[in-house]
């Protein structure tokens, strides 16, 4: 250089025959339970899904472009 796989919440991932409200777990804050402290129960907050544009009523999802990390080939 070319080809291929990732990039979604603070972190680890899930979600890929396009369907309307974007989710798990772990971490964070409040409450409860307890003499305290783990355990346990309850409930909150945190994402404009790597940027950017396009198709489409409707995009994380399809398409183009670009950034970046990883593995092949040269």
């Nucleotide at each position: 250089g070319c080809a291929c796989u990732g990039g979604u919440a603070g972190c680890u991932c899930a979600g890929u025959u396009g369907a309307a409200u974007a989710g798990a777990g772990c971490g964070u804050c409040c409450c409860c339970c307890u003499c305290c402290u783990a355990a346990g129960g309850g409930g909150a907050a945190g994402g404009u899904c790597g940027g950017g544009g396009g198709u489409u009523u409707g995009a994380g999802u399809c398409c183009c472009u670009u950034c970046u990390a990883g593995u092949g080939c040269a």